RNA sequence: GCUUGCAAGGAGCGUUGCAACGGGGCUUGCCCCGCCAGGCUUGCAGGUCGGCUUUUUCCCAACGGCGCUUACCCGAC
Numbered sequence: 001g002c003u004u005g006c007a008a009g010g011a012g013c014g015u016u017g018c019a020a021c022g023g024g025g026c027u028u029g030c031c032c033c034g035c036c037a038g039g040c041u042u043g044c045a046g047g048u049c050g051g052c053u054u055u056u057u058c059c060c061a062a063c064g065g066c067g068c069u070u071a072c073c074c075g076a077c
Base pairs, nucleotide, nucleotide: 001048002047003046004045005044006043007042008041009040010070011069012068013067014066015065018039021034022033023032024031025030026029038063
């Protein structure tokens, strides 16, 4: 770095729909229908590939279509 599992990033309702997924068609690569706004980031553990001389200290989130409600924190009235 890639990948799998788990956890976290406050909680809900409505809505549109890209990707992925499911079904169908067939022009084999597109179309139609369905579903769909944690698919992202961070941490832990496993697998795998590669790199690296070693040690110490400090800090620790940032985001998540649109509309609404609410928890928590700060401020104003």
Description: SAH (S-adenosyl-L-homocysteine) riboswitch aptamer from a Gammaproteobacteria bacterium, 77 nucleotides, folded computationally. Rfam family: SAH (S-adenosyl-L-homocysteine) riboswitch aptamer. For this family Rfam cites "Riboswitches that sense S-adenosylhomocysteine and activate genes involved in coenzyme recycling" (Wang et al., Mol Cell, 2008). Model confidence (mean pLDDT): 80 of 100. It was read from a public genome assembly, where an Rfam model found it.